[in-house]
C1' cells in the first nucleotide's frame, strides 16, 4: 500500500428484512437475628458513525471511525 474480521446493555454474547433478547453485574422488596444463597420486580440500547436501498434495516449496499489478523 492491498486484503480478511469485528463493533448490539455495565461486562461477556445471541438475534440472516417486520415489537431489540440471555447470562453475568447494578437498584428495590421478599426470604435470614445478620451475611450470604434463593425468589419476585426495575433501570440500563437513537444496535460505532453517515448516507442509500426497501412500504419496513441491528440485519442488505456504500463510505468513514476503532481495534485485530495476514500479505507486501
Nucleotide at each position: 500500500a492491498g486484503g480478511g474480521a469485528u463493533a448490539u446493555a455495565a461486562c461477556u454474547c445471541a438475534g440472516u428484512g417486520g415489537u431489540a433478547g440471555a447470562g453475568u453485574g447494578u437498584c428495590a422488596c421478599c426470604u435470614u437475628g445478620a451475611c450470604g444463597u434463593g425468589g419476585u420486580g426495575a433501570a440500563a440500547g437513537c444496535c460505532a458513525u453517515c448516507a442509500g436501498u426497501u412500504c419496513a434495516a441491528a440485519c442488505c449496499u456504500g463510505a468513514u471511525u476503532a481495534u485485530c489478523c495476514c500479505u507486501a